[in-house]
A computed fold for a 352-nucleotide part of an RNA from an uncultured archaeon, annotated as small-subunit ribosomal RNA, central domain. RNAcentral holds the full RNA, with entries from Greengenes. The coordinates come from a structure-prediction model, not an experiment, and the mean pLDDT is 88. It matches the Rfam family "Archaeal small subunit ribosomal RNA". Rfam links the family to the GO terms structural constituent of ribosome and ribosome.

Context: one part of a larger RNA
RNA sequence: UUAAGCCUAAAGCGUCCGUAGCCGGCCUUGUAAGUUCUCCCUUAAAUGGUAUGGCUCAACCAUACCGUUGGGGAGAAUACUGCAAGGCUAGGGGGCGGGAGAGGCGGGUGGUACUUGAGGGGUAGGGGCGAAAUCCUAUAAUCCCGGGAGGACGACCAGUGGCAAAGGCGCCUGGCUAGGACGCGUCCGACGGUGAGGGCGAAAGCUGGGGGAGCGAACCGGAUUAGAUACCCGGGUAGUCCCAGCCGUAAACGAUGCGGACUGGGUGUUGGCACGGCUUCGGGCCGUGCCAGUGCCUCAGGGAAGCCGUUAAGUCCGCCGCUUGGGGAGUACGGUCGCAAGACUGAAACUU
Numbered sequence: 001u002u003a004a005g006c007c008u009a010a011a012g013c014g015u016c017c018g019u020a021g022c023c024g025g026c027c028u029u030g031u032a033a034g035u036u037c038u039c040c041c042u043u044a045a046a047u048g049g050u051a052u053g054g055c056u057c058a059a060c061c062a063u064a065c066c067g068u069u070g071g072g073g074a075g076a077a078u079a080c081u082g083c084a085a086g087g088c089u090a091g092g093g094g095g096c097g098g099g100a101g102a103g104g105c106g107g108g109u110g111g112u113a114c115u116u117g118a119g120g121g122g123u124a125g126g127g128g129c130g131a132a133a134u135c136c137u138a139u140a141a142u143c144c145c146g147g148g149a150g151g152a153c154g155a156c157c158a159g160u161g162g163c164a165a166a167g168g169c170g171c172c173u174g175g176c177u178a179g180g181a182c183g184c185g186u187c188c189g190a191c192g193g194u195g196a197g198g199g200c201g202a203a204a205g206c207u208g209g210g211g212g213a214g215c216g217a218a219c220c221g222g223a224u225u226a227g228a229u230a231c232c233c234g235g236g237u238a239g240u241c242c243c244a245g246c247c248g249u250a251a252a253c254g255a256u257g258c259g260g261a262c263u264g265g266g267u268g269u270u271g272g273c274a275c276g277g278c279u280u281c282g283g284g285c286c287g288u289g290c291c292a293g294u295g296c297c298u299c300a301g302g303g304a305a306g307c308c309g310u311u312a313a314g315u316c317c318g319c320c321g322c323u324u325g326g327g328g329a330g331u332a333c334g335g336u337c338g339c340a341a342g343a344c345u346g347a348a349a350c351u352u
Stems, first nucleotide, its partner, number of pairs: 003324004007306002012320001014200004021194003025088007033081002035077008048066007091191001092188003095184003103177003107173002111153001114150003119145003125136002162169002205246006214240002219235004257319006264298015301308002325352003334345004
């Protein structure tokens, strides 16, 4: 030290890869380190147990024997763990096959809308709102026509649809590239799980260079109002976009760590496979079953309840992270990182 927990009360690292460590499938043989048993030695005294004795009894005290726990030695056992050797295929991985997908990176085409400059047509308003005004317009706007330039974006399809570890990913097209599902009397043979560290990581922000149509923090006007540093309206700079580098955060959420096993049903949907039926034979349609994903409803069970319920918050195992009343405070100090902003680590006094 020994507890109870982590969806919403405090608490799951944003996410993945992975070193040490911890944990680890089935069978056989050996060994006997852990483990179990027997015996011996030791484990000061006091304490504990049994017996006897001494204070009238008891408490207390004395004597003898025994014992707990730990250590050492000898012998035995071999179920489990370890170690060594051999084998296996159910975990894991490779191969082959036909398929799904906004997975990633870097190219190339094309599209509507918008803004803008030029031309033509056309004339007095346009715009905006709850109502207005600021604003634009006689240097001809708004509106219509065809053509030019520019930057951003990707309507419909679009779906509790798909893909990705997460962040996230959506016009079309060819290039490079990653992962997963299904099927196989194919191969390897435990090669596995988790993980100090490392990689990736929305938006905003920062540095240098480009770009800038629309939108738009800050800012300036107009309204509203008691006021209006807002909500509404007219403008508008950073930014939003691209390249290179940094930052490393989020209600980074399923507020639910990862992996494995087990435990009832019903109903959608996506991908694959098998079987059957239909077929205008097409990569077609319908039905049933299996596997994998993704939703909804409910049994058992769980839960304080909301609810969860084979995608568990049920029943168990392994490993990691985290919590321990509120405030002070995610602050101070120190350290590490960063150009900075700040991030990570992270108290105490005091107060209640």